[in-house]
RNA sequence: GGGCGCAUAGCUCAGUGGGAGAGCACCUGCCUUACAAGCAGGGGGUCGCAGGUUCAAAUCCUGCUGCGCCCAC
Numbered sequence: 001g002g003g004c005g006c007a008u009a010g011c012u013c014a015g016u017g018g019g020a021g022a023g024c025a026c027c028u029g030c031c032u033u034a035c036a037a038g039c040a041g042g043g044g045g046u047c048g049c050a051g052g053u054u055c056a057a058a059u060c061c062u063g064c065u066g067c068g069c070c071c072a073c
Base pairs, nucleotide, nucleotide: 001071002070003069004068005067006066007065010024011023012022013021018055026042027041028040029039030038048064049063050062051061052060
């Protein structure tokens, strides 16, 4: 330098055009002498950045950034 993949909640991930979600974690309550477990409820997101397409974009297109793998040098 070229190609491919990944980037969504604190963590691990799902979501292939119209409601942003799950598990774990966190907070509150119940339970317990207390803790854990369990049960109920709750908070938390500029969907990496910028632009484009579209009535509508996490999702499609382009560029950039970061990470990983392969090839070349």
Molecule: transfer RNA
Organism: Actinobacteria bacterium ADurb.Bin444